Context: one part of a larger RNA
RNA sequence: GGGCUUAUGCGAUCUUGCCGAAACGGCUUUCUUAGAACCGUCUUGAAACACGGACCAAGGAGUCAAACAAACAUGCGAGUUUGCGGGUGAUAAACCCAUAGGCGAAAUGAAAGUGAGUAUAAGGUGCCAAGGCGCAAGCUGGCAGCAUCAACCGCCGCUGAUCUUCUGUGAAGCGCGUGAGUAAGAGCAUAUUUGUUUGGACCCGAAAGAUGGUGAACUAUGCUUGAGUAGGGUGAAGCCAGGAGAAAUUCUGGUGGAGGCUCGAAGCGGUACUGACGUGCAAAUCGUUCGUCGAACUUGAGUAUAGGGGCGAAAGACUAAUCGAACCAUCUAGUAGCUGGUUCCCUCUGAAGUUUCUCUCAGGAUAGCUAGAGCAAUCAUGCAGUUUUGCUAGGUAAAGCUAAUGAUUAGAGGUUACGGGGGUCCAGUGCCCUCGGCCUAUUCUCAAACUUUAAAUUGGUAAGAACCGGAGGUUUUCUUCAUUGAACCGAGGGGAAGAAUGCAUGCUCUAAGUGGGCCAUUUUUGGUAAGCAGAACUGGCGAUGAGGGAUGAACCUAACGUCGAGUUAAGGCGCCUAAAUUCGCAAUCAUUGGACACCAUAAAAGGCGUUGUUUCAUUGAGACAGCAGGACGGUAUCCAUAAUAGUAGGAAUCCGCUAAGGAGUGUCUUCAAACUCACCUGCUUAAUGGAUCAGCCCUGAAAAUGGAUGGCGCUACAUUGCGAUGCCGAUACUCGACCGUCAGAGCUAUUAUGAUGCUUUGACGAGUAAGAGGGCGUGGGCGUGGUGUCGAAGCCGAGGCGUGAGCCUAGGUGGAACCGCGCUUAGUGCAGAUCUUGGU
Numbered sequence: 001g002g003g004c005u006u007a008u009g010c011g012a013u014c015u016u017g018c019c020g021a022a023a024c025g026g027c028u029u030u031c032u033u034a035g036a037a038c039c040g041u042c043u044u045g046a047a048a049c050a051c052g053g054a055c056c057a058a059g060g061a062g063u064c065a066a067a068c069a070a071a072c073a074u075g076c077g078a079g080u081u082u083g084c085g086g087g088u089g090a091u092a093a094a095c096c097c098a099u100a101g102g103c104g105a106a107a108u109g110a111a112a113g114u115g116a117g118u119a120u121a122a123g124g125u126g127c128c129a130a131g132g133c134g135c136a137a138g139c140u141g142g143c144a145g146c147a148u149c150a151a152c153c154g155c156c157g158c159u160g161a162u163c164u165u166c167u168g169u170g171a172a173g174c175g176c177g178u179g180a181g182u183a184a185g186a187g188c189a190u191a192u193u194u195g196u197u198u199g200g201a202c203c204c205g206a207a208a209g210a211u212g213g214u215g216a217a218c219u220a221u222g223c224u225u226g227a228g229u230a231g232g233g234u235g236a237a238g239c240c241a242g243g244a245g246a247a248a249u250u251c252u253g254g255u256g257g258a259g260g261c262u263c264g265a266a267g268c269g270g271u272a273c274u275g276a277c278g279u280g281c282a283a284a285u286c287g288u289u290c291g292u293c294g295a296a297c298u299u300g301a302g303u304a305u306a307g308g309g310g311c312g313a314a315a316g317a318c319u320a321a322u323c324g325a326a327c328c329a330u331c332u333a334g335u336a337g338c339u340g341g342u343u344c345c346c347u348c349u350g351a352a353g354u355u356u357c358u359c360u361c362a363g364g365a366u367a368g369c370u371a372g373a374g375c376a377a378u379c380a381u382g383c384a385g386u387u388u389u390g391c392u393a394g395g396u397a398a399a400g401c402u403a404a405u406g407a408u409u410a411g412a413g414g415u416u417a418c419g420g421g422g423g424u425c426c427a428g429u430g431c432c433c434u435c436g437g438c439c440u441a442u443u444c445u446c447a448a449a450c451u452u453u454a455a456a457u458u459g460g461u462a463a464g465a466a467c468c469g470g471a472g473g474u475u476u477u478c479u480u481c482a483u484u485g486a487a488c489c490g491a492g493g494g495g496a497a498g499a500a501u502g503c504a505u506g507c508u509c510u511a512a513g514u515g516g517g518c519c520a521u522u523u524u525u526g527g528u529a530a531g532c533a534g535a536a537c538u539g540g541c542g543a544u545g546a547g548g549g550a551u552g553a554a555c556c557u558a559a560c561g562u563c564g565a566g567u568u569a570a571g572g573c574g575c576c577u578a579a580a581u582u583c584g585c586a587a588u589c590a591u592u593g594g595a596c597a598c599c600a601u602a603a604a605a606g607g608c609g610u611u612g613u614u615u616c617a618u619u620g621a622g623a624c625a626g627c628a629g630g631a632c633g634g635u636a637u638c639c640a641u642a643a644u645a646g647u648a649g650g651a652a653u654c655c656g657c658u659a660a661g662g663a664g665u666g667u668c669u670u671c672a673a674a675c676u677c678a679c680c681u682g683c684u685u686a687a688u689g690g691a692u693c694a695g696c697c698c699u700g701a702a703a704a705u706g707g708a709u710g711g712c713g714c715u716a717c718a719u720u721g722c723g724a725u726g727c728c729g730a731u732a733c734u735c736g737a738c739c740g741u742c743a744g745a746g747c748u749a750u751u752a753u754g755a756u757g758c759u760u761u762g763a764c765g766a767g768u769a770a771g772a773g774g775g776c777g778u779g780g781g782c783g784u785g786g787u788g789u790c791g792a793a794g795c796c797g798a799g800g801c802g803u804g805a806g807c808c809u810a811g812g813u814g815g816a817a818c819c820g821c822g823c824u825u826a827g828u829g830c831a832g833a834u835c836u837u838g839g840u
Stems, first nucleotide, its partner, number of pairs: 003010002038053004054840006064199008073190004079103003083099001085097003107114002123149005131140003151182002153179003156175003163168001202341002205338001209331006220305009231263003234259001238255007267292003272288002275286002307323001309319002344775006354367001356365003368514002370511007382503003386500002388463006398453001399451002405447003410442001412440004418436007425428001467494002472489002475487002478485001517541004522536005546557003561738007571728003574712003580725001582724006594714001605699003609696004614691005626683005632656003637651003662677001666675002739765009776829001778826010794813003799808003
């Protein structure tokens, strides 16, 4: 509100006193059944053999400033504004005053410059709101705005009256030239939000670059000055003695002790075991083995050389465990189109991986897609991923080649002064034959870059009042010989479904994310092909759960608020597992059976396995199969042959007699012989033989862990094919209740409050990135109202409320502060960052 009562009532919301239970409620534990892979992240796609993540606590990431743009709110308004200053005040805040500056109130032009209505005062037309009149239809009205035509101002182009010093002036007028203008101002300041730019700019992170210093206690090299280096081997020059010789010289034996010589200890080094060790004794060590060992040797101290520099018997080695450019500090919060992370809740809407440009391809801008805020209307004069009708565009599919172009098979007929070959004769510009070419009528097969023809689908446009019709016109730079035409204006007149269907419509502003995509049917390009690469239409996944396909991004069904009841979809109904071991017909036997789209492979070729189809033969004039009998003569056909008489080979393949018998189908023989077959006959008796096509089954069919119709298992099926009836089965559909969102309708009244309220009707509810709205929580401040030693906060806590963030509370502990509401402010919310610090 309705309704009922008749009187201040019964009702809704809110607040409060008293009474006051229980379980089909709450919490915890155990058992059973079914389902069920780990979060975050980049990604087309993650449970991933992709990365981060042992656990806990605390800290931890879009901030602030300036400028600009948009939205909204507030104040004043042709103005607005505290910038400095002055007055007052208490120095602060607040209040008052004057004056500069900014923006605005006038534009335009490069500039000199010029500069917007004008007295019936702010134009005409079309669409049009509120309001007014009307019972209604409708009439009136005409704001804001949009469209269009005029007017004015500046600039540009043209024209050029007047005046004039002859150079200027510039009235009236024209232009489908131009302006960020005028046309009864709308701005300024402040707050908030969003966005852009600049700043460390959401947080963490380089490899680099620059400036100034510190290092040669390690190590590299030079210089100065010191120190150190068993014992052997080998035996250069020189020298001595003797022999030979005329001599030069030479031979033999000694002596001698040279050498970047040799063996080897100390020292220095560091080859092999690729030994030990490898959270070591050690951020390079130990053992054995090995190199060198009088020198380019080893070593102490001092000193010199310094970072684009040194030093280097040169390895880019060494320069303090750092070197293809040391270390320290600073510029520095360096930069990163790249990686990682980015913190409370609910509700509503909800993408893109495409266009164009880019030293563009890991990024941006631009348009698109999306959200929000508005404006104008609100059933039609409007709109449309739709249909119809009219007009129109097209050259794909198909078709065609006895149509053009191009390719292409086969014969046939014809032909000459065409080309090649041959024959013939009386040798001719004879005749005949033949191969090719050509011509003619046919025939076979084709085309993305061929086509006469030519779809389906598709694009455009129209389907009216802004219309039809049109007297007339002092319009015009066009046109005409011409007031002729063309264009334009246009009185009176006509008059409303001038296709269907549907609709919450049209327009503006601001802005995010995206700009790696992927899959399926169909069409299609490259490729041998691909879970390959590239396109088109549509639909999906991404962003999406649910039922089914055992499993699963995309397939099939179907899209989702919280519950209850019922019914179906896809798919199923032996057991696992809800529902038929249901009914009917047919097929199939597999020592590798079969078993349901996408889909998780099998082919050519075979089978007298079995079931069917078609066709041709044979058959009561007796077939086929079985058993039995005959299978002859000319003739040993001819040739060839060493030989071959049916049967190595070649040629030919007749006749006779017969019911029938091949100059022979095989065996056999040197040749013969013999057997057999074709062929004929008897017995028997009713169907028989061949080819072909198809279903199931079989062969074809081999791989590395053991193994998959999902498993068990199934053969009168739980297999295959065709039917029938019933049942099971989703968050789908139907009905009911409740929650939320959106839209509509009603209600100003007697009152304590609530219009942001109350009552009521209907529809809807998926969601990543992203947007918007409403809330929860934390610290500080102001105001207001409260709690607290009769016990605040915090902590523990089987209770309660809320969709949720969260809130309230008995009791305990604790021992001094705390909370509600309104406004304001921010170093305001953590699971992740190889995050930081601490603890375990």

About this RNA
Large-subunit ribosomal RNA, domain II from Thermofilum sp., 840 nucleotides, folded computationally. The full RNA is in RNAcentral, with records from ENA. Rfam family: Eukaryotic large subunit ribosomal RNA. Its Rfam clan is "LSU clan". For this family Rfam cites "Crystal structure of the ribosome at 5.5 A resolution" (Yusupov et al., Science, 2001). Gene Ontology terms of the family: structural constituent of ribosome and ribosome.